[in-house]
RNA sequence: GCGGGUAUCGUAUAACGGCAUUACAUCUGGUUGCCAAUCAGAUAACGCGGGUCCGACUCCCGCUACCCGCU
Repeated sequence: GCGGGUAUCGUAUAACGGCAUUACAUCUGGUUGCCAAUCAGAUAACGCGGGUCCGACUCCCGCUACCCGCU
């Protein structure tokens, strides 16, 4: 230099063009003599910039970071 892949709450993960899922963690409450465990609830995310579309995490282009291969 060329080609391919990945990027989503603090962490890990799902997603179909139509309200972004789940688990752990965190916080609040219940239960317990206390802790742990357990139960209920709450907060929190689509890497960045454009384009297409009534509507984009999703499709297209570019950029950034990381990974793989070729040279």
Transfer RNA from a soil metagenome, 71 nucleotides, folded computationally.
The coordinates come from a structure-prediction model, not an experiment, and the mean pLDDT is 80.
Rfam family: tRNA. From the family's description: Transfer RNA (tRNA) molecules are approximately 80 nucleotides in length.